This is a predicted structure of a 73-nucleotide RNA (transfer RNA) from a Myxococcota bacterium. Its Rfam family is "tRNA". Rfam classes the family as a transfer RNA. Gene Ontology term of the family: triplet codon-amino acid adaptor activity.
[in-house]
RNA sequence: GGGUCCGUGGCCAAACGGAGAAGGCACCUGAUUUCGACUCAGGCGAUUGUAGGUUCGAAUCCUACCGGGCUCA
Numbered sequence: 001g002g003g004u005c006c007g008u009g010g011c012c013a014a015a016c017g018g019a020g021a022a023g024g025c026a027c028c029u030g031a032u033u034u035c036g037a038c039u040c041a042g043g044c045g046a047u048u049g050u051a052g053g054u055u056c057g058a059a060u061c062c063u064a065c066c067g068g069g070c071u072c073a
Stems, first nucleotide, its partner, number of pairs: 001072007010025003018056001027043005049065005
C1' cells in the first nucleotide's frame, strides 16, 4: 500500500430506517450488618469515532477521513 471486519456511558454490550438508545459490571445513596462482604431498594452517566450526504425520519443506508483487528503483498 490492497482487501475485509469493527468503532455505542469508566468497562462489556443490545437495538438490522419510526426515535424517551435496552441490559450487565463498575460507581453513588440508603436498608441490612458490630464493621465489611453478600443481598435488597433507589440513583448518576451516551451530541452512538469525526465531518458531510440520502430521507418526513439515521446508531442503523452512502461518501471521505481518524483509530483498531484480521489478511495479502
RNAcentral records the identical sequence in 2 taxa.
Its mean pLDDT, the model's own confidence on a scale to 100, is 82.